c-di-GMP-I riboswitch aptamer from a Nitrospirota bacterium, 94 nucleotides, folded computationally.
RNA sequence: UCCCGACAAAGCUAAAUCCCGAGUAAUCGGGAGACAGAAAGUGGCGGGCCCCGUAGAAUUCGAAGAAUUUUUACGGGGUGGCUGAACUGCUCUA
Repeated sequence: UCCCGACAAAGCUAAAUCCCGAGUAAUCGGGAGACAGAAAGUGGCGGGCCCCGUAGAAUUCGAAGAAUUUUUACGGGGUGGCUGAACUGCUCUA
C1' cells in the first nucleotide's frame, strides 16, 4: 500500500399483505406495513426464471376456419430481494 473482515454505535433499505395509479401481461410507481438485507447501492452485460407477439409442429372441433396445450425458433418486454461478473460506497478496525 492492497484485499478480506468480527463486535459496537448511529443511520439506511423494505418482502408478504392492504389501498391508489400505470401496463394486454410479467411487473412497476406512490402510501401504509416489516420478512429480511452489510451492498436488498447502480446498470439487465452473461446465465436462469417470468410475460407478450409471430411462425412451425401436435391435439380438439370444423364447411371455411377456429380453439387449446405442449414444444421449437425468432422478436419485444420484466426481474439486481435468483445468480456470475462489473462499477461505486457509510461506520468501526478486534
Rfam family: c-di-GMP-I riboswitch aptamer. About the family: GEMM was predicted in a large-scale screen for bacterial structured RNA regulatory elements. The coordinates come from a structure-prediction model, not an experiment, and the mean pLDDT is 75. The sequence was found by an Rfam model in a public genome assembly.